[in-house]
Parts: sequence; structure tokens; C1' cells
RNA sequence: ACCUCAUCCAGAGGGGCAGAGGGACCGGCCCGUCGAAGCCCCAGCAACCCCCCGGCAACGUUCGCCGGGAAGGUGCUAAAUCCGGCAGGAAAUCCUGGACGAUGAGGG
Repeated sequence: ACCUCAUCCAGAGGGGCAGAGGGACCGGCCCGUCGAAGCCCCAGCAACCCCCCGGCAACGUUCGCCGGGAAGGUGCUAAAUCCGGCAGGAAAUCCUGGACGAUGAGGG
């Protein structure tokens, strides 16, 4: 590379360097010289993993489930994954499911 599982309508931005792009792809619609990408510093959000505390049925360490915490490993800090793309619902609107994608954990 790839495979499996879980989650994706919540939340959280300032500064420095830089200087025209960015929001995965395509279509749309947005963001951007009142400063995009990228890099760095600091801050924050969250609770996937690790760790800690408390609880749960009946013996209960492990395991499992629930609640809380947040030092560490990731991740994230415009817009629902920004919206749609495929399928079904008579179907424009709309609804449901999926695909793609992203992130984490495990495998490889």
C1' cells in the first nucleotide's frame, strides 16, 4: 500500500515568517492582499489510545459496561465531512441508507 472496527449536525485561535492560493476529488457554493498554502511559537478543544478515580448484576482481580479526570500518544481549532455526487422512497423540494474522504485503534 492494503484489511477490520468505531466515529464524523458538538467543541476550540492568537502571534511570527511567508506571499497566492485554499476548502481531498468532480460540480456547486464559499474562504483568501482586511493576507491563502506551508513552516514555527504559544494557547485551546475533544476524549480515540494510554493512564488515574468512582460505580454496576451474583464471588469479582482481569475482562465488560457506565460516569468523571486529562499528565502522556494522536487528532482537531470557517461553514454539518461546507453541500451534492450512488441507491431507494412516484420525488423538484425533502427523507433514509450507502460510496468516497477524514481521524483513531488494531492487523498487515
The RNA shown here (SAM riboswitch aptamer (S box leader)) has 108 nucleotides and comes from a Chloroflexia bacterium.
Rfam family: SAM riboswitch aptamer (S box leader). Rfam describes the family as follows. The SAM riboswitch is found upstream of a number of genes which code for proteins involved in methionine or cysteine biosynthesis in Gram-positive bacteria. Gene Ontology term of the family: regulation of gene expression.
The model forms 88% of the base pairs in the Rfam consensus.
The sequence was found by an Rfam model in a public genome assembly.